[in-house]
RNA sequence: GCCGCGAUAACUCAGCUGGGAGAGUGCAAGCCUGAAGAGCUUGAAGUCGCCGGUUCGAUCCCGGCUCGCGGCA
Repeated sequence: GCCGCGAUAACUCAGCUGGGAGAGUGCAAGCCUGAAGAGCUUGAAGUCGCCGGUUCGAUCCCGGCUCGCGGCA
């Protein structure tokens, strides 16, 4: 330098043919307990890496860039 994959909640990850943003863990509250833990219930939390384009509409499609991993040279 070229190619491929990845970047989504605090962490680990899912998501889709373009229209609802989700799960587990963690965190907070409630129930339970003598008090905790475990268990159950509820809740908060996201510019979907950045910039631009296409579209009525983009996490998803297109281009560029950044970072990480792998391969080729």
The RNA shown here (transfer RNA) has 73 nucleotides and comes from a Thermoplasmatales archaeon. The same sequence occurs in records of 4 taxa. The prediction has a mean pLDDT of 83. Its Rfam family is "tRNA". Rfam classes the family as a transfer RNA.